[in-house]
RNA sequence: GGCCUGAUAGCUCAGUUGGUAGAGCAGUUGACUCUUAAUCAAUUGGUCCGGGGUUCGAGCCCCCGUCGGGCCA
Numbered sequence: 001g002g003c004c005u006g007a008u009a010g011c012u013c014a015g016u017u018g019g020u021a022g023a024g025c026a027g028u029u030g031a032c033u034c035u036u037a038a039u040c041a042a043u044u045g046g047u048c049c050g051g052g053g054u055u056c057g058a059g060c061c062c063c064c065g066u067c068g069g070g071c072c073a
Base pairs, nucleotide, nucleotide: 001072002071003070004069005068006067007066010025011024012023013022019056027043028042029041030040031039049065050064051063052062053061
């Protein structure tokens, strides 16, 4: 230098063919318990890495950039 791949909640990750962003864990509140833990119920939390474009509509498609991983030279 070229190519491939990843970036989504505090963490680990889903998200099909573009159509109201989700799960587990963690957090908060309640129940239970002598107390804690465990268990059960409810619940908070994300402008989807940044910018631009296409579209009625973008996490998803296109372009540029940043950072991580890999391959070739």
Predicted 3D model of a 73-nucleotide RNA (transfer RNA) from a Puniceicoccales bacterium. The sequence was found in a public genome assembly. It matches the Rfam family "tRNA". Rfam describes the family as follows. Transfer RNA (tRNA) molecules are approximately 80 nucleotides in length. The source organism's lineage runs through Bacteria, Pseudomonadati, Verrucomicrobiota, Opitutia and Puniceicoccales. The coordinates come from a structure-prediction model, not an experiment, and the mean pLDDT is 81.